[in-house]
Large-subunit ribosomal RNA, domain IV from a Rickettsiales bacterium, 329 nucleotides, folded computationally. The coordinates come from a structure-prediction model, not an experiment, and the mean pLDDT is 87. The RNAcentral record of the full RNA draws on ENA.
Context: one part of a larger RNA
RNA sequence: CGAUGUUGAAGGAACUAGGCAAAUUACACUCGUAACUUCGGGAGAGGAGUGACCUGUCUUUGGGCAACCAAGGAUAGGUGGCACAGAGCAGGGGGUAGCGACUGUUUACUAAAAACACAGGGCUCUGCAAACACGUAAGUGGAAGUAUAGGGCCUGAUGUCUGCCCGGUGCUGGAAGGUUAACAGGAGGGGUGUUAAGCUCUGAAUCGAAGCCCCAGUAAACGGCGGCCGUAACUAUGACGGUCCUAAGGUAGCGAAAUUCCUUGUCGGGUAAGUUCCGACCCGCACGAAUGACAUAACGACUUCCCCACUGUCUCCAACAUCGACUCA
Numbered sequence: 001c002g003a004u005g006u007u008g009a010a011g012g013a014a015c016u017a018g019g020c021a022a023a024u025u026a027c028a029c030u031c032g033u034a035a036c037u038u039c040g041g042g043a044g045a046g047g048a049g050u051g052a053c054c055u056g057u058c059u060u061u062g063g064g065c066a067a068c069c070a071a072g073g074a075u076a077g078g079u080g081g082c083a084c085a086g087a088g089c090a091g092g093g094g095g096u097a098g099c100g101a102c103u104g105u106u107u108a109c110u111a112a113a114a115a116c117a118c119a120g121g122g123c124u125c126u127g128c129a130a131a132c133a134c135g136u137a138a139g140u141g142g143a144a145g146u147a148u149a150g151g152g153c154c155u156g157a158u159g160u161c162u163g164c165c166c167g168g169u170g171c172u173g174g175a176a177g178g179u180u181a182a183c184a185g186g187a188g189g190g191g192u193g194u195u196a197a198g199c200u201c202u203g204a205a206u207c208g209a210a211g212c213c214c215c216a217g218u219a220a221a222c223g224g225c226g227g228c229c230g231u232a233a234c235u236a237u238g239a240c241g242g243u244c245c246u247a248a249g250g251u252a253g254c255g256a257a258a259u260u261c262c263u264u265g266u267c268g269g270g271u272a273a274g275u276u277c278c279g280a281c282c283c284g285c286a287c288g289a290a291u292g293a294c295a296u297a298a299c300g301a302c303u304u305c306c307c308c309a310c311u312g313u314c315u316c317c318a319a320c321a322u323c324g325a326c327u328c329a
């Protein structure tokens, strides 16, 4: 000097990115227990008290024929210690907001989470030799199932809801017309031959499926959801009007948000002092409705901020124990 422990005056988070680490709490019984709530919870909420030993009285249960033995309970009085759940084992607690409903799952060896899954919701395909998947095939799974079933995709408990757009892309339906391959067709042309026949090469029109074009439907399909100008008897604002464009111009709800650049926005709260936090406002750079929106009790080794208790985290370090390092042999 280091590691692992133990203890510490006064203060008590001033430490730090952050109470990281440590300390506190811890058992049993009795009393008592808030907001909120899906009425189950929250809850061991928070908080308060008792506990050792001796003596007396009353009493319960079990065993025993009984004497009695064993294990308790209630109550009254007393004794000792610094300390009575005497060692060890053995929850710190509360408030607030975000995200995810929950229990679960995950990066074997840097990530356990807000990611995945989930019950629930929706769309779509599939009538059975099912759709779909594996395989060249035979065949197999699906399934010894049969639409209350099975496959695919999205969302993700519950509550309140889920607006407008089908122009583009996709899917579904339609089949009149246009386009369209091979095949069919064979006008015509070339070679040979003599200008014939034959043989041979080439070949226009016409015919011709799906698809595409086309016509519709469809957004819990992929997706999208405007600009400029003016206007009220102070000012400001603009319910109102005009105009351009669009397939349609963002509804409800939420909003400086896990989303806000400007930004430490502005106001309020908390602090003596608060780029974080909470509540509002709305000028939403660039929220928004199953790529779900907004709420939400319970839950979380998740994340944010605050408080109580507690402490060597710190002010500011010290001592002790053990093991190293170090010195000597």
Stems, first nucleotide, its partner, number of pairs: 001324008010315002014313001019310001027051005036041001038157001052079012080084001092308004097303002099300002104116002120155007132141003158295004163225003168222002170218005177213003184206001188202005226244005253287001254284001265281005